RNA sequence: GGCACUGUGGCGCAAUGGUAGCGCGUUGGCUUCCGAUGCCAGAGGCUGCAGGUUCGAGUCCUGCCAGUGUCG
Numbered sequence: 001g002g003c004a005c006u007g008u009g010g011c012g013c014a015a016u017g018g019u020a021g022c023g024c025g026u027u028g029g030c031u032u033c034c035g036a037u038g039c040c041a042g043a044g045g046c047u048g049c050a051g052g053u054u055c056g057a058g059u060c061c062u063g064c065c066a067g068u069g070u071c072g
Base pairs, nucleotide, nucleotide: 001071002070003069004068005067006066007065010024011023012022013021018055026042027041028040029039030038048064049063050062051061052060
């Protein structure tokens, strides 16, 4: 340098082009003499960056950045 894949809350992952969810973690509450367990509720994402297509983009297209793999 070419090609392929990946990039989404703190972490691990979902999401037919139609209001971005789940688990863990975290905060508060209930339960307990105190904890653990269990249960309920909340906070936390402008989906790597910039454009394009579309009534509508995490998803499709282009460029760039980062990581992984592969080829030279």